[in-house]
RNA sequence: GCGUCAGGUUCGGGAGAAUCCGGCGGGCGCACUUGCCCCUCGGUGCCGAAGGAGCAACCGCCCCGGUAAACUCUCAGGCGCAAGGGACCGUUUCUGACGA
Numbered sequence: 001g002c003g004u005c006a007g008g009u010u011c012g013g014g015a016g017a018a019u020c021c022g023g024c025g026g027g028c029g030c031a032c033u034u035g036c037c038c039c040u041c042g043g044u045g046c047c048g049a050a051g052g053a054g055c056a057a058c059c060g061c062c063c064c065g066g067u068a069a070a071c072u073c074u075c076a077g078g079c080g081c082a083a084g085g086g087a088c089c090g091u092u093u094c095u096g097a098c099g100a
Base pairs, nucleotide, nucleotide: 002099003098004097005096006095007094008093011090012089013088018044020043021042022041023040025038026037027036028035029034045079046078047077051075052073053072054071058066059065060064
């Protein structure tokens, strides 16, 4: 230097789901106890692509155990826009293990 695997890294793409109900506080508009927005608390509903958990075939030393996911569950996380996060895909480069 090459190949395979694992982990990090650069850049790009990257979905889904209530601006739901109620309480406190703040701001704005308004003739009005009303409307809108923001924050926070509680409740209900919902989403699955951080993470987490579960299982088949198959395999084994066969009471039992090993072992998957983008499937399932929603603990966590998330649900107007924006921001952030984001599995995965491509890309830049680094480290380690193994091999000829």
A computed fold for a 100-nucleotide RNA from a Paracoccaceae bacterium, annotated as Glycine riboswitch aptamer. Model confidence (mean pLDDT): 82 of 100. Taxonomically the source falls in Paracoccaceae (Bacteria, Pseudomonadati, Pseudomonadota, Alphaproteobacteria).